[in-house]
RNA sequence: AAGGCGGAGGACGACGGUCGCGGCCCGCGGCGACGCGGGCUGAGGAAAGUCCGAGCUCCACAGGGCUGACUGCCAGGUAACGCCUGGGCGCCGCAAGGCGACGGACAGGGCCACAGAGAACAGACCGCCCGCCCAAGAGGUGGGUAAGGGUGAAACGGUGGGGUAAGAGCCCACCGCACGGCUGGUAACAGCUCGUGGCACGGCAACCCCCAGUCGGAGCAAGGCCAAAUAGGCGGCGAGGUCCGGCCCGGACCGUUUGAGCCGCGGGUAGGCCGCACGAGGUGGCGGGUGACCGCCAUCCCAGAGAGAUGACCGUCCGACCGCUCCGACUCGAGCGGCCGAACAGAACUCGGCUUACGUCUCCGCCACCCCU
Repeated sequence: AAGGCGGAGGACGACGGUCGCGGCCCGCGGCGACGCGGGCUGAGGAAAGUCCGAGCUCCACAGGGCUGACUGCCAGGUAACGCCUGGGCGCCGCAAGGCGACGGACAGGGCCACAGAGAACAGACCGCCCGCCCAAGAGGUGGGUAAGGGUGAAACGGUGGGGUAAGAGCCCACCGCACGGCUGGUAACAGCUCGUGGCACGGCAACCCCCAGUCGGAGCAAGGCCAAAUAGGCGGCGAGGUCCGGCCCGGACCGUUUGAGCCGCGGGUAGGCCGCACGAGGUGGCGGGUGACCGCCAUCCCAGAGAGAUGACCGUCCGACCGCUCCGACUCGAGCGGCCGAACAGAACUCGGCUUACGUCUCCGCCACCCCU
């Protein structure tokens, strides 16, 4: 160098200008609605899926149990978690490293397809061995065996020796396994030159189940405050009220036990305001810890509406790519021109995670089987 592993950061490339959009503040004009001018500020690493966990809000709630859901090696972190960190164990990789629903299969039930003789306290198809029969054939039959072959994801320890008719933990050595002990570790677990046992307990719990732990419900359209018009409710006054263009007469309608009309009160709706952005907050430094993370100090204020604003153009510089020219002659340099600066994606109560989508660039740490120097 080629190859590989892990991590961090950017993600309109930077700066400036003009125009435009959302929010807030200030000034001027206006009774006001509003208008003009200025300043500050304005999306993401996932704002996404809404899969977990919380804050906040309302509702429910003596205590206990049943049912149900979820989680599941150990220790730590955290407000909490199904998240994260460290460790253990298993699998993959030469390695760096990656992946893992990783409690219990002597509490009980259930299942184990196909193939195969036999799939759980099993089994004898081929084979091996012994006896008997025979028509003498690579035959038949009764029994022994589980070494060898064969089936399967899985066949009731492995290798070697002894032993035997042939065999077999039948016996022995070593390996493995189980139980016990000791040592190390907070623990999961690991180690042992230790002891005992011929070896018994197949797999599936992402099937029921058992064990341990956690769990009330709904969600910002939560919820709180202000509050029209119309209709209805309650209380008080009440014999009149409304219309026929102003008045009188007259008339019509609604009322006077079924109360017109007027006044007051209270609830709800439209609408408005709050919730709503100062927070488990960001950045920097110091300290503690292997780490997740924690503590202290300094400093900063950083979108918020409503069916929802962040864009366009120009200039200079920078970077990548392409083309041309020049220089040299060791793989780069200079100049000019062109083109591009991208992918996934857009906040709408708020946080902590996870997952999913994603063109590309930069940086850091690490690995080494083979080949070359």

Predicted 3D model of a 373-nucleotide RNA (Bacterial RNase P class A) from a Gemmatimonadota bacterium. Its Rfam family is "Bacterial RNase P class A". By type it is a ribozyme. About the family: Ribonuclease P (RNase P) is a ubiquitous endoribonuclease, found in archaea, bacteria and eukarya as well as chloroplasts and mitochondria. Its mean pLDDT, the model's own confidence on a scale to 100, is 76. Taxonomically the source falls in Gemmatimonadota (Bacteria, Pseudomonadati).